A computed fold for a 74-nucleotide RNA from a Candidatus Shapirobacteria bacterium, annotated as transfer RNA. RNAcentral holds the sequence, with entries from ENA. Taxonomically the source falls in Candidatus Shapironibacteriota (Bacteria, Bacteria candidate phyla). Model confidence (mean pLDDT): 83 of 100. Its Rfam family is "tRNA". About the family: Transfer RNA (tRNA) molecules are approximately 80 nucleotides in length. By type it is a transfer RNA.
[in-house]
RNA sequence: CGGGGUGUAGCGCAGUUUGGUAGCGCGCGCGGUUCGGGUCCGCGAGGUCGUGAGUUCGAAUCUCACCACCCCGA
Numbered sequence: 001c002g003g004g005g006u007g008u009a010g011c012g013c014a015g016u017u018u019g020g021u022a023g024c025g026c027g028c029g030c031g032g033u034u035c036g037g038g039u040c041c042g043c044g045a046g047g048u049c050g051u052g053a054g055u056u057c058g059a060a061u062c063u064c065a066c067c068a069c070c071c072c073g074a
Base pairs, nucleotide, nucleotide: 001073002072003071004070005069006068007067010026011025012024013023020057028044029043030042031041032040050066051065052064053063054062
């Protein structure tokens, strides 16, 4: 320098196919259960969907540029 992949809650990931309310597990908070803790059950908080721009009534999703990391090639 060229090609490909990944980026979504504290952590691990789904959702992109077909644009239409942002989700799951673990973790965290509160409550129930227990003499207490764990397990189990219920409820809840937590996200500018890597950054910026464009298309659109509407973008995590489509388009462009950039950034970070990984792989391959030179």